The RNA shown here (Glycine riboswitch aptamer) has 98 nucleotides and comes from Alkalibacillus salilacus. It matches the Rfam family "Glycine riboswitch aptamer". About the family: This family represents the bacterial glycine riboswitch. NCBI's taxonomy places the organism under Bacteria, Bacilli, Caryophanales, Bacillaceae, Alkalibacillus. It was read from a public genome assembly, where an Rfam model found it.

RNA sequence: AUGAUUACAAGAGGAGAGCUCGCGCUAUGUCGUGACGCCGACGGAGCAAGUACUUUUAGGGGUAUGAAUCUCUCAGGCACCAUGACUCUUGUAGGACG
Numbered sequence: 001a002u003g004a005u006u007a008c009a010a011g012a013g014g015a016g017a018g019c020u021c022g023c024g025c026u027a028u029g030u031c032g033u034g035a036c037g038c039c040g041a042c043g044g045a046g047c048a049a050g051u052a053c054u055u056u057u058a059g060g061g062g063u064a065u066g067a068a069u070c071u072c073u074c075a076g077g078c079a080c081c082a083u084g085a086c087u088c089u090u091g092u093a094g095g096a097c098g
Stems, first nucleotide, its partner, number of pairs: 006093008018036001020035005037078003043074001044072003050065006
């Protein structure tokens, strides 16, 4: 002196699914609750290959580890708002590589 992965902060973008029905409250907007129907991109859970160990003459078996935007839908959500994985930009930290 270049300034990678990464972490934090700010800004921008950012989908899905009944503002369904009943009851209650009510300022008739909304909120709460129940019922059924749905969504997955906060969170959570599960798993392949591989790897390690173990068992078997071997084949094979068992255990552990093991990712997601996949799967499940516990929580959450289903007008607007809000949330929102992820992407980009800036700044800070850091210091791989050269």